Predicted 3D model of a 73-nucleotide RNA (transfer RNA) from a Candidatus Doudnabacteria bacterium. Rfam family: tRNA. Gene Ontology term of the family: triplet codon-amino acid adaptor activity.
RNA sequence: GCCCCCAUAGCUCAUCGGUUAGAGCAGGCGACUCAUAAUCGCUUGGUGGCAGGUUCGAUUCCUGCUGGGGGCA
Numbered sequence: 001g002c003c004c005c006c007a008u009a010g011c012u013c014a015u016c017g018g019u020u021a022g023a024g025c026a027g028g029c030g031a032c033u034c035a036u037a038a039u040c041g042c043u044u045g046g047u048g049g050c051a052g053g054u055u056c057g058a059u060u061c062c063u064g065c066u067g068g069g070g071g072c073a
Base pairs, nucleotide, nucleotide: 001072002071003070004069005068006067007066010025011024012023013022018056027043028042029041030040031039049065050064051063052062053061
C1' cells in the first nucleotide's frame, strides 16, 4: 500500500427495511433462609462508533471517516 471481517446496554451477543431494539451475565429492589450463597420474581440501563446518502420508513442497504482483528505484498 491492497483485500476481507467486526463496531448494538457495564460485559458477551441476538435482531432476514416496518411501527414499543431484545437475551444472558452484571447492577438495584424484593421473596426464600437464623444468616450467607444458590434459586425465584420484579426492575434500571441504548444519541445502535461518527458524518452523509437511498427510502414513505434505516441498527439493517450504499459511501466516506475513526477504531479493532485477520490476510497478501
The coordinates come from a structure-prediction model, not an experiment, and the mean pLDDT is 83.